[in-house]
Context: one part of a larger RNA
Formats: sequence, C1' cells, structure tokens
RNA sequence: GUCAGCGAGUUAGUCUUGCAUGCAAGCUUAAGCCGUUAGGUGGAGGCGCAGCGAAAGCGAGUCUGAAUAGGGCGAUAUAGUAUGCAGGAUUAGACCCGAAACCCGGUGAUCUAGUUAUGGGCAGGUUGAAGAUACGGUAACACGUAUUGGAGGACCGAACCCACCUAUGUUGAAAAAUGGGGGGAUGACCUGUGACUAGGGGUGAAAGGCCAAUCAAACCGGGUGAUAGCUGGUUCUCCGCGAAAUCUAUUUAGGUAGAGCGUUGUGUGAAUACCUUCGGGGGUAGAGCACUGGAAGGGCUAGGGGGGCGCGAGCCUUACCAAACCUUACCAAACUCCGAAUACCGAAGAGUAAUGCACAGCAGACAGACUAUGGGUGAUAAGGCCCGUGGUCGAAAGGGAAACAGCCCAGACCUACAGCUAAGGUCCCCAAAUCAUAGUUAAGUGGAAAAGGAAGUAGAAGGUCCAUGACAAUCAGGAGGUUGGCUUAGAAGCAGCCACCCUUUAAAGAAAGCGUAAUAGCUCACUGAUCUAAAUAAGACCUUCCGCGCCGAAGAUGUAUCGGGGCUCAAACUAUGUACCGAAGCUUAGGAUUCAGCUUCUUCGGAAGCUGUCUGGUAGCGGAGCGUUCCGUAAGCCUGUGAAGGUCCCCCGCGAGGGUGGCUGGAGGUAUCGGAAGUGAGAAUGCUGAC
Repeated sequence: GUCAGCGAGUUAGUCUUGCAUGCAAGCUUAAGCCGUUAGGUGGAGGCGCAGCGAAAGCGAGUCUGAAUAGGGCGAUAUAGUAUGCAGGAUUAGACCCGAAACCCGGUGAUCUAGUUAUGGGCAGGUUGAAGAUACGGUAACACGUAUUGGAGGACCGAACCCACCUAUGUUGAAAAAUGGGGGGAUGACCUGUGACUAGGGGUGAAAGGCCAAUCAAACCGGGUGAUAGCUGGUUCUCCGCGAAAUCUAUUUAGGUAGAGCGUUGUGUGAAUACCUUCGGGGGUAGAGCACUGGAAGGGCUAGGGGGGCGCGAGCCUUACCAAACCUUACCAAACUCCGAAUACCGAAGAGUAAUGCACAGCAGACAGACUAUGGGUGAUAAGGCCCGUGGUCGAAAGGGAAACAGCCCAGACCUACAGCUAAGGUCCCCAAAUCAUAGUUAAGUGGAAAAGGAAGUAGAAGGUCCAUGACAAUCAGGAGGUUGGCUUAGAAGCAGCCACCCUUUAAAGAAAGCGUAAUAGCUCACUGAUCUAAAUAAGACCUUCCGCGCCGAAGAUGUAUCGGGGCUCAAACUAUGUACCGAAGCUUAGGAUUCAGCUUCUUCGGAAGCUGUCUGGUAGCGGAGCGUUCCGUAAGCCUGUGAAGGUCCCCCGCGAGGGUGGCUGGAGGUAUCGGAAGUGAGAAUGCUGAC
C1' cells in the first nucleotide's frame, strides 16, 4: 500500500411539542400480589376540572389600596388524560477516537549520580625538590661546590580511562559505532564485588544533569470512558424546499444566547410584494456665496509702517501692510439664499399557482470572497482595512474570457447522430465570411505604460500670398550724407551710452549675424532678373482642432506583453450592413416528478386520466422507501427431482435493490403481514489479520 473482517446519535429517568389510539369533566395506576403464558388484581399517588396573593386568606374573582377608584393577574369563550411512535431539551461517559496533565497505592540505584565496606590495576623512559654526606667558607652562622637522595594533583608514553577534531555511517554492522588523529595516564586516578539514598523524593565539582534506550518531576496499576468551547471521522436510496457568514450581548472575539435569514405543521384568506396614478416630508448629488469660515486681483478708504518738511503741533507723500465697503473670479464632511434623480412613507386602482402575517416544532449560521458603484481610512497604494447599495461565487454545472471560485452570457429533471439563438466569434489549429461598402494605420501599431518630444500621415476650420508669377533655387544689387553724436588708445553698421534722421533709389536697417587692434572682408533684411510661358512652373505660408501612428521603452533558463501558426487595399482599426457558427438557454420528439384544478373508479387508504405548473443546490428542515440480523405468523411453505453460499447471462425497478435460468455447492432456507435492533463503510496518520 491493497484486500477481508471490525469500526461512531445508544439506553434509562424527567420535561416538552406533534401525530395516532382509548376514555372524557374526567383520565390513569406505581410498587406489590396472583398466574403455565395471556392476563388479573392493586386507587396509594399523579395530571385536569379556578384563580389571585409573599402569606394569613378570600374566591369568579383576587391582589394593591383609605377606597365601592384606578391598575395587575384571572373568569366571562372549559379539554383533558393515559399509552404508543416521532422530534427536541435535560441528567447520566451520552455520536466515536484523541491529550499535555492531576490524585492514590505500589515497583525500581543489575543503567546512572553520590556515599560506604572490602579487594584489584597503572609497560617503559625522563626530570632530579627537601634532607643527608664530604670539601670549601664564616668569629659562629650564612653561603658555595661535589656526591648522595628520590619529592611531585611533575614530564614523555603503552595498558586502562576519556571523548576535542575529522571522514564514514544516517531503512547503520551499531536506537550513538567504526577508521584516522586527540586528552589524562601516582591521581580530586581507574576498577571488581557487596551495601545505602526513591519520585516534589533522591543524587548532582550544577549540564535541569542522572535515577534501567523514559526525566522541568521515573515506571506500573487504579480514580478513568478525567476534561478537550479543539482537530479528525461518522456507513443504504429516491423526492420537496433551501440558508447564513449580519445586529445585540458576552473574561467575548475560531464559543454561545436572543433577533434577522431556512424548513415543517396549523391558522389567516388577498390582507403582502411588483406595476400604474395620486399625496407626503427631506437637505444628499449638483449648485451657490445670502450666513459661518477660507481665499486671488482691482477700486475706494479707516488704521499701521516707510519717506520728506517742521522746534513742536502737525502737513505732504507712498509700486508697503490692510479692516469695512464696492467690483471681478473662486473654495467647504462638520457653510446654505437654493436644490434634484432615486429611495422611503401613505392612499387608490389593477393584479397573480409570486408573496405575506400569526402561533407552534426543528434547525443551521454569527471566519465570508471578489466585482460594479457611493464613501471613510491608507499615499484619490495594495488580491489592504472599514461601512452603504446591487451582482456573482459561497451552495452553480454549461458557453465565452488561451488556461482562470467572484468578470461576460446563461440557471443542468432524464433521453435524442433534430432546429433557433446569447455572450463571443467566422484564414489554419477550430464550428462558422479569406463577406459587402466607405475610410484609416506602415508602427507587426494592432499584440503593455507617463510627463514630454517631432515638417509621420488623414481630415476639418480660419487667415495671408499667388498667372500683375507665389514658395524654393540660381544670377545681380544691397548705395550716399557718414568713420551719425558721445565715449575711447581706437569705436568706421556690429565693446558701451544717446539718437535712429535725411537723400539717391527697383531696393538697401545710422543695421539681424560672422569677422578686424580699428579698418577691411563675408552674409542677412530689402530689390531686380533668370526659371517665364497663355494647352501654367502651381500652388505656397501661418494658426487652431481632431483621427490613427512614431520616440520616450533596460533583466535575469528560451522567442516569451496576439493561445500558436501566421496576418498589411488585412486575418489590424473606425463606421454601416447581411449571412452563418455558437450553450446543459429556447424550441422539437419521447419519458419521469412536484403542486393545483377537473373527471372517472374506489376496498375510502388511494389509483388512473386530462389540463396547467414545477423539478441546480452546501449547512439544514421535511417526505417516501430499499436492504441486513433476530422473533411471531410457522408442527405452515420451499428443499437431495438439490437449501444457503459462490459464479455467469438475462429480465424488472428512477434508485437502494428484486426476480427467472445455467454452472458450482451439498443441507438447510423462509413468503406474507407485523415486531425488535449490536441494521448498511472509503476515508478517522482508524483497529485486527493476510499478502
């Protein structure tokens, strides 16, 4: 891991609701006793028939109260009770498995810690303390030298003990080892044997270490099915309906209770929703500045500041600040002279197999998610957080979006090799247009992005110039007074300041650049000509708006920002149109189901038919069934002319399942209608066994 077997809402008491049955102003026994079973007996007790009051108590009333008032609870309207079944609650282990722990009584120091008694062990080598002796030395000591001596938690290093590094090992040879190195090795050393200390206790050169592979409280048994608002699991079928992730409260926040939302029954009987019309209040969006505040310019003008004059008083002035006032243009969730759409409330009408309301039984749920939109918060960040409103998911499959809970389309009862459509598509992958018309784009834009940038290109509007020749290009001119005046070493169009005239002209600035020390020199503005004609060389320049493009644009495995191929009068984009494809949508054909109505039949339970309607579904509520074991039915029925079990086909049933037959098997099985449950397995790191 697989297979097989086992494996989870039970039982009892009490309370409560519903249904059924009996009796009914009553209903009913419990223990016990009798009995072969069936049953009988047993009326103690319980519930109900009357309530109110704390009570005494009174009583269709009573309590409060001074009250005959008012008010509260009652009566006036009686239905209960017993049993059975079903749902729920509660007390019990209470659906099952699961702690970490707590307490009690015992068992352990053969491991290990410390202690204790008694034994054992330490190759070999090295160093050479004290002391001693001799000699020297001293007044005597001291001291020196040599020899001797053999100290030491001394040195090196085996046995022995340890475990610092590294490799291997890591389903190991081994639940801690092996290889190579390492430390101690006469000591606080190592070690044999016996003994002692025990669980909130021991022992500890102290690491919470060790106390039998177990230690921040050992192990074994018991209390014990501890408790677990937590996790996991919880076994057959079909049918009907179908949630919530909110509010309030909570030692509450992943729990629970009441409300909201679901379901079932009963009652109500059109009362409700939706739609239309009418009537309402409002202060949001917007807007506005009349208030409260904010805030820009101008005017006017108090006050203040600066300046001038004045001895001072004061006068004058001001591109300064500025109240109030006037004017122009503005801002506001906590501003409003105004003010919608919606929403909400009410009434009437219409209207339906849509709904609602009341009571009662039973729930689940109180972690929500994204999207659109109105806001808050955050950074006008977040797949962020928090509210309102709608949608979808949750609990929804199908088609589209390449893939993709929450987006778009659309809500799957079943069957069909039938048709029509939605979103979205129609060159190929890939079903359907290489469709039509008119344009745009050249960037593979399409098929990612901003500020900003640009004679990209298409269109529109306006202005100016142009056959008296525009624009571009080429040729020629671009002068004189004059080197304007000032300044300056110089200043001559061109350092700087002032002025910026006049003349000749087709035209030419007291000069728009380059240039020179200053001149000179080269261009420009401006003018003429060439092109240049009568079937033109013909449009040019400027401004603004708008469509589609361009640049801005750098990333890590590999194109890699169309799903791919590939696409350019498109297979891109804009506009218009037609056709087609396309879903579990709609239709068609057949079948099933729910509910309602009608009809027929009826054993009165219901069944059949027709018409209409309904049928996605998690938690959950409700309904109807299938099967298993045992009991009655059953001293019946089936069975060696072959039971149960196994196996193979076929048939029936929506399904759980049921039935006939063949083969196998070899002795039991059991219809029907009822009853009772150890009653259904795929999951629980489930349990046991097999492989």
Molecule: large-subunit ribosomal RNA, domain II
Organism: Rhodospirillales bacterium